[in-house]
Molecule: small-subunit ribosomal RNA
Organism: uncultured prokaryote
RNA sequence: GAGUUUGAUCAGGGCUCAGAUUGAACGCUGGCGGUAUGCUUAACACAUGCAAGUCGAACGGUAACAGGACUAGCUUGCUAGAUGCUGACGAGUGGCGGACGGGUGAGUAAUGCAUAGGAAUCUACCUUGUAGCGGGGGACAACCUGGGGAAAACCAGGCUAAUACCCCACGCAUAAUCCCUACGUGGCAAAGCAGGGGACCUUCGGGCCUUGCACUAUUAGAUGAGCCUAUGUCGGAUUAGCUAGUUGGUGAGGUAAUGGCUCACCAAGGCGACGAUCCGUAGCUGGUUUGAGAGGAUGAUCAGCCACACUGGGACUGAGACACGGCCCAGACUCCUACGGGAGGCAGCAGUGGGGAAUAUUGCACAAUGGACGAAAGUCUGAUGCAGCAAUGCCGCGUGUGUGAAGAAGGCCUUAGGGUCGUAAAACUCUUUCGCCAGAGAUGAUAAUGACAGUAUCUGGUAAAGAAACCCCGGCUAACUCCGUGCCAGCAGCCGCGGUAAUACGGAGGGGGUUAGCGUUGUUCGGAAUUACUGGGCGUAAAGCGCACGUAGGCGGAUUAGUAAGUUAGGGGUGAAAUCCCAGGGCUCAACCCUGGAACUGCCUCUAAAACUGCUAGUCUUGAGUUCGAGAGAGGUGAGUGGUAUUCCAAGUGUAGAGGUGAAAUUCGUAGAUAUUAGGAAGAACACCGAUUGCGAAGGCAGCUUACUAAGCUAAAACUGACGCUCAGGCACGAAAGCGUGGGGAUCAAACAGGAUUAGAUACCCUGGUAGUCCACGCUGUAAACGAUGAUCACUCGUUGUUGGCGAUACACAGUCAGCGACUGAACGAAAGUAUUAAGUGAUCCACCUGGGAAGUACGAUCGCAAGGUUGAAACUCAAAGGAAUUGACGGGGGCCCGCACAAGCGGUGGAGCAUGUGGUUUAAUUCGAUGAUACGCGAGGAACCUUACCUGGGCUUAAAUGUUUAAUGACCGUCCCCGAAAGGGGAUUUUCCUUCAGGACAUUUUACAAGGUGCUGCAUGGUUGUCGUCAACUCGUGCCGUGAGGUGUCGGGUUAAGUCCCAUAACGAGCGCAACCCCUAUUCUUAGUUGCCAUCAGGUAAUGCUGGGGACUCUAAGGAACUGCCUACGCAAGUAGUGAGGAAGGUGGGGAUGACGUCAAAUCAUCAUGGCCCUUACGCCCAGGGCUACACACGUGCUACAAUGGAAAGUACAGAUGGUUGCUGCUCUGGUGACAGGAUGCUAAUCUCGAAAGCUGGUCUCAGUUCGGAUUGGAGUCUGCAACUCGACCUCAUGAAGCCGGAAUCGCUAGUAAUCGCGUAUCAGCAAUGACGCGGUGAAUACGUUCCCGGGCCUUGUACACACCGCCCGUCAAGCCAUGGAAGUUGGGAGUGCCUAAAGUCGGAAACCAUAUAGGAUCCGCCUAGGGUAAAACCGAUAACUAGGGCUAAGUCGUAACAAGGUAACC
Repeated sequence: GAGUUUGAUCAGGGCUCAGAUUGAACGCUGGCGGUAUGCUUAACACAUGCAAGUCGAACGGUAACAGGACUAGCUUGCUAGAUGCUGACGAGUGGCGGACGGGUGAGUAAUGCAUAGGAAUCUACCUUGUAGCGGGGGACAACCUGGGGAAAACCAGGCUAAUACCCCACGCAUAAUCCCUACGUGGCAAAGCAGGGGACCUUCGGGCCUUGCACUAUUAGAUGAGCCUAUGUCGGAUUAGCUAGUUGGUGAGGUAAUGGCUCACCAAGGCGACGAUCCGUAGCUGGUUUGAGAGGAUGAUCAGCCACACUGGGACUGAGACACGGCCCAGACUCCUACGGGAGGCAGCAGUGGGGAAUAUUGCACAAUGGACGAAAGUCUGAUGCAGCAAUGCCGCGUGUGUGAAGAAGGCCUUAGGGUCGUAAAACUCUUUCGCCAGAGAUGAUAAUGACAGUAUCUGGUAAAGAAACCCCGGCUAACUCCGUGCCAGCAGCCGCGGUAAUACGGAGGGGGUUAGCGUUGUUCGGAAUUACUGGGCGUAAAGCGCACGUAGGCGGAUUAGUAAGUUAGGGGUGAAAUCCCAGGGCUCAACCCUGGAACUGCCUCUAAAACUGCUAGUCUUGAGUUCGAGAGAGGUGAGUGGUAUUCCAAGUGUAGAGGUGAAAUUCGUAGAUAUUAGGAAGAACACCGAUUGCGAAGGCAGCUUACUAAGCUAAAACUGACGCUCAGGCACGAAAGCGUGGGGAUCAAACAGGAUUAGAUACCCUGGUAGUCCACGCUGUAAACGAUGAUCACUCGUUGUUGGCGAUACACAGUCAGCGACUGAACGAAAGUAUUAAGUGAUCCACCUGGGAAGUACGAUCGCAAGGUUGAAACUCAAAGGAAUUGACGGGGGCCCGCACAAGCGGUGGAGCAUGUGGUUUAAUUCGAUGAUACGCGAGGAACCUUACCUGGGCUUAAAUGUUUAAUGACCGUCCCCGAAAGGGGAUUUUCCUUCAGGACAUUUUACAAGGUGCUGCAUGGUUGUCGUCAACUCGUGCCGUGAGGUGUCGGGUUAAGUCCCAUAACGAGCGCAACCCCUAUUCUUAGUUGCCAUCAGGUAAUGCUGGGGACUCUAAGGAACUGCCUACGCAAGUAGUGAGGAAGGUGGGGAUGACGUCAAAUCAUCAUGGCCCUUACGCCCAGGGCUACACACGUGCUACAAUGGAAAGUACAGAUGGUUGCUGCUCUGGUGACAGGAUGCUAAUCUCGAAAGCUGGUCUCAGUUCGGAUUGGAGUCUGCAACUCGACCUCAUGAAGCCGGAAUCGCUAGUAAUCGCGUAUCAGCAAUGACGCGGUGAAUACGUUCCCGGGCCUUGUACACACCGCCCGUCAAGCCAUGGAAGUUGGGAGUGCCUAAAGUCGGAAACCAUAUAGGAUCCGCCUAGGGUAAAACCGAUAACUAGGGCUAAGUCGUAACAAGGUAACC
C1' cells in the first nucleotide's frame, strides 16, 4: 500500500496478501565453473582404523634391522656362531610434552558472559641483569633365576647406571637476594652432556682449558592464570516472604592469594514490591537477520569467554588439571572369561546402527601455515592444506548469431472474411564461449622438498554440433480463449469458485513471470502507528476503579547564596580481530580475498561551565490553611409530635347485591355485604408547596418541633509561610435484593393457591396471599452504582433563565463571587454531538484497553454464615463482532389525504338443476400451458374426422416447400382393376412443347448441399402481455451543503383529480409522467347534398319521397363554439364557494384510446423469433380408430328458476349497431303442428336483406310444488356434413326432478350508472354460445361521514430488516464430531527435609606390626561425603468408570424471548 464486515458510507477493528531472510526440507526439472556451507532431531549406542608423542647430545643397555671386523664349515662366495665396534634402536630408568590443538552446548539466570575498574597473588618454556655450578652416599627398574594365573596382571630372590634419589649422619663451599628469628651474623642450591684444544698430568677412560646446551639461586619483564567490585543480562505474583555459617566481629586454621573458605567464641543480623525466595526456559558475546530509524527476532559456519567429556564423587602428579584419547571409587550399559576374575568410554577424523522432513568420504599429504620433542637431522600431528559427495546458498557463463513472407505445413480460435503461434521454423550465412579430443604447462619454495595435479592457464582441432525448465493467467497481481465436467470431480493465501454457456475445477491453444532453476511448506522481521520511547487510545466502537481519605512513589510557587549528583563542552584511556560502510588493489568480471581509513552511537577518567533540575542554608506571599461577621439549605444522628388516607374492630341507618374485567369468573354478601354516620386500634408513608430548585464525595436526602453535629458560600481584615496536587498497596462509606438475632406487621407483594385467556399459558389480566417491605444491632460489597465523561490547576467568543451572598436610596441595574440549566461560535470529533459545568488548548498524577465467541467461565488463592464477591486463564472456534450516520423497506408507531375501501343503498354469489373451466381420481391416452390478488366461460373468437400436439395399431426414411447442382427419362397428371380400415402396395391404360436440330423450356426420377422436431431450458433471450396503477409519482444538469454514502431541488404554508398551481425558499432550470393535443358522444352554426331527407310547389297511386324538384328539417361528414371568460363573497395569490348570470353543456361536460422510472428471475421457447443442449429407419413424417367430452367428489364463473311487479294466450307500438356472392335471402305461392323443404326475386349494399323484446290494451290463472319451474327420460323427426355410436344443434309429442329466495362468508355498482329487456358480430360446414365482444330499449335508490376493514400517496418516528416482516432471531431437547473442567482411583517425574548406612579420597589422630630404629610404610580410629535404604508431607504431569458445561455441523422437535409500542417497552 491492497483485499475482506455494508444495499451503499465514514470511522474503529481483527484476519489475509505483496518484500526481505534461511545450516532448511519436499515436488518437477537439471549444462559448466568459482566460492562458501553441510546431524538444527537421540549430551542415543557404537564395530574397525587413525587423532600425542619425542629425546641415545641424560642412563644402564642390545630384542629386531643394516654395516664392519672375528671364529667355524665348505672354502671365488654362501651358511652358522660370537662381537655394541658403528648406523641405529624394541622394552626399561630419566627429561619435556600429554592442562595446547580438536569436539560439543547437557548443565548454568549467575561461582557465567559483556563493559569499565581494582589489590591481597602465582607463572614451566622465553627475554634481561647478577652470582654460582664444589664434595660425598645408598638404592630401584631393565636384566637373570624361581613361582603361581585362562587372561589382565603379579609375587619372591639376586646384579646395575644416570641430568633418577639422598646428604638429618662426614666436611661442608658460598650465601647477595630470599626465609626464619629467641635479633646471634640463625637457615636454605646445583648435574651434567656434546664439540674443539697449545702446554702440563694420567690408572690412557680422562683430568685440565675453552665453546655451546643444560642446571642452581635471584632481579626485572613478557605471556598466561587465579581473585574482588560496579553496571547490564528471559518469562511467571494464579510464586510474598526468604535466610542459622545465615549477616557481622575477634582469634586461629587453610590457600599462590583476599574472604565464613573452615573452626571456636560473641552479637542478631542480612535479602525483599527498584520483585527476594520458588517455578519454567536458556550457554554468553563480537555479530547475524529484518527495519527509514527506534526497535524486534536470533546466537549455525568465523572469532573471544565459559561449561562439559558414559552418569556421580574424589584426589594424585605438575608451573599449570581436580585432567576428552591419566588414576581411584560407586552406578548404568556393552564385551571377554577356564566363572576364580578382567576390559571399555568417538560431544577428535572418517564410518555404523538408531531417531528424523533432513545433513557428506571408513580419501590424499605433512608440500605450505602452525604445534610437541630434539643441539640438529628429524619424528609425530584426522590441527591444517587439499581432493570426493550435495543446485544447500551466493556469483559468473552458456544452450547460438545475422538474413529470411509463399506470412509454408500443422495446432488453436473464428463473426467463415480471417486471426494467431510467427521471422518463429525451414532455407542460406557466420561464430565456437562452455563441452569433447590433442599438445604445451605455471605461481604457491628461499639452495632442496608440491598432497593438490598434468590442476589453473595457453595453443590447435571438432561440429550448431551435447545443453530449458518451473510456476502462474477471477480480484489483490503481470497475463484469455475453446473444450470437458455439472454443488459432482475438484480448487482455495484472503475474498471466494463449481447446481449445463466456469477467463476460478481438468485438458488444450495463447499469454505473463523467473531462469539452471522454479514452485510449495516451515522460520524470523517488515508491512502492523495491531503494545504506540520515537508513535495509539478510554462519553456512544475494547477501555475511568461506585465514591472519598491517605502511605510509599511521581510531580510541584517567588527569590538569594553555595555545591556540582543529573546536564553541557573539551582532553585522555578503552571499546580484540573478523563483520558492516568508504577508498584503493588482486583473481579476465563478479561472488571472494588483501591493504588502508572511517565507524563501533558504549564505559571509565581529568579539566571547565553553573542557565535548568537536584541538594544545603536563608528570605517572601500570590498556592494552601487558620481566626472574626452575615446569610441559605429534603446534609447527618438522636428524641418528641401532627393530620389525611388505608385496613381492621365494635355499633347505628339500610337492602340485595357488591367487587372485578376487553368480557367474565374465582371472591364477599339475607348469619345483612357494598354504601353511609359517628367512635376506637394499628402500622407505614408524608398530598398541596414542588421547580430545568436546594444539600451531600458518591450511594442518597422531603410533614412539623427540638438537641447535637459536618461541609460549602460570601464580605472585610489579621495570622502561618509552600504546609501543595495526585496516589500503587491500605482504609472508611456504599441503592435495592439477600443473610443472622430480636421486635413489628397497616399497605403493597416474590413464592404459592384459585379464576380467566389460550392450541397450550408453569405468563401478561383478576381474587387471595407468605417471606419481605418497617425498627435495632451485625454481615454482604454488588447495580445501566450513568454525565456510560477519574482527580487537580491555568487559559479560551457570546446570548438567556434561575438559586444563595455582596454592592447600591431603589421592585430598576453597566457590576461581582459561588452554584444549577438552556442556546450558540471558534476549536475538537468517525459522526451524532460537546462547547467556561468541554468531549477545546496546555500541565501533573492515577486507573484501564488491545478482534468476536469460549468467559467474567475453569483451576488456584483470598474474603464471606451462606448466597456469592475479588483476582482471573487456556484448548478450541469464526472472519468477522461492534460504532455513527445514509437510502430504502417494514411496524398489531404517529399525522395529513385519496379510492364503491368502509358506511348509506340497489342487485347478486354461497343452497337447487343445468352449462362451462379447474383440481383430484381414473385411463392405453384422458396432449400441453395458466395456479393468491395478477390461474380457474383463461390460451380456445368455437376438439364428431381434420384441428391434435396425446394413446393404440399399420406404414415411410428423407417426404412437403424453395434454390443451386449431377445424371437419366419424355412424360407427369388423370382414368380403371385387385389387396387393404386407410395410408400404402401391385397391375393396366395413356406418352409434352419450342427449335436456328447444337439445344432449350417444363415435368418426373435421381446425386450433393442446405432438413424436420408443439423435444428441454421463459432461471440464457428478443418480442408481446398481466399487476401495482391512470396511482402521482420517477429523475437529470449546474449550483450549494456534507470527509462520505447522500441531501437540497421534490421540503414548508395553502390549493388541486394531479410534483395541478400559488406563496415562501440555496436553489435555478429541465426531462419522462399529470393535463392538453386524438376518437366517440351531447347542442348549435357554417359548408356540401346521394343511395339519405321531404317543409313548401307540381304530378301520380288502393297505399308508399313513388316522380319532377328542393337544402328548409332529419341525417350524413369536415370545421367552429367552454376559457373560472363574466358577476358576488373569501383569499396576498393560486383558487374555492354561489339553486349567480348567460348557455344545449360549467368548472378535466360524459366515455374511449393513451400506462412514467421501476417491482414481481410474474406469464409465454405451444403464436412468432432465437442461443445452448438433445433425437435422426425417430422425440421426424403419413394414415385409421380412439382420446382431449371419463366421474365417488371439491372449487370458481355463469344460465334458468323458486313465481302474481308473475305465467300462458290474443291484439298492438318503438331501436341501434353490424354482417352478406361457396353469401344474406324478402314478398307472394306450395308441403309440414314444427324445425324445415321446394320453387322464385332483389342485392357486391345509406339502394336489397330487416321481424326487436320488455312496454301498452283488455280478458284469464288466484298462492298450489301450481297453468310456477323446467332438469331427466322415452318416441317420432329436421338440418349440416365422407361420417352425428362414443360425441352436434334444432323441432314435435309424452315425461315433469330438485327448487318456495338460500349458513358462515363474500362480489358488483355513484347516473343514462345499477337493475331489467331484447338485437347483432367474430370464430364457423354444423354446433355444445347460457361464453366473449358490441348495440340500443325501459330506467332507479343512496352517500351522514372517514372511527373502523382493504389498497395507495406524502411527511415524520423506531429498527438488530436490505433475499428487505413470507425479514431477522433465542433457548431447551434429539443426532454427529472436537477440545476442555471435575472425578473414586491407577501411574510417572524432579526437587527439598528428617533418620539409618556409607565406597574412594584429602585432612586430623594413634602404643602393639615392618623398618636403615630417624623420616617412613602397613594397619587402626575420627570428620566430611557420592551413592543406597527408609518416613511423612508438598509440587508437576499422564491416564480413568462416570459426569459438567462449551464449540462446530444446508434443510430434525417444541415454542416465539429479542429487533417496530415486536404485540406485557427493553435493559442492569